Record summary:
Predicted 3D model of a 72-nucleotide RNA (transfer RNA) from an uncultured Clostridia bacterium. The coordinates come from a structure-prediction model, not an experiment, and the mean pLDDT is 81. Its Rfam family is "tRNA". It is annotated as a transfer RNA.
RNA sequence: GCGGAAGUGACUCAGUGGUAGAGUGUCGCCUUUCCAAGGCAAAAGUCGCGAGUUCAAAUCUCGUCUUCCGCU
Numbered sequence: 001g002c003g004g005a006a007g008u009g010a011c012u013c014a015g016u017g018g019u020a021g022a023g024u025g026u027c028g029c030c031u032u033u034c035c036a037a038g039g040c041a042a043a044a045g046u047c048g049c050g051a052g053u054u055c056a057a058a059u060c061u062c063g064u065c066u067u068c069c070g071c072u
Base pairs, nucleotide, nucleotide: 001071002070003069004068005067006066007065010024011023012022013021018055026042028040029039030038048064049063050062051061052060
C1' cells in the first nucleotide's frame, strides 16, 4: 500500500428501514440475627465520528478514526 472483519449502557452480546433489547454489573426495597443466595423495582445508550439517501437509518451509500486478520 491492497483486501476483509469488528465498533450498540460499566462489561459481554442481540437487533438486516418503522418505539434500541438481553445477560452480568450498579443503586434502592423485600426476605435473613448478619452475610450469601433469592424476589421486586429503578437508573444508565441519542448505536465510533461526519455527511448523504429516505416520510422514517443502529440497519442502505460515501468519507474518516480505532482494533484485529490476511496479502504484498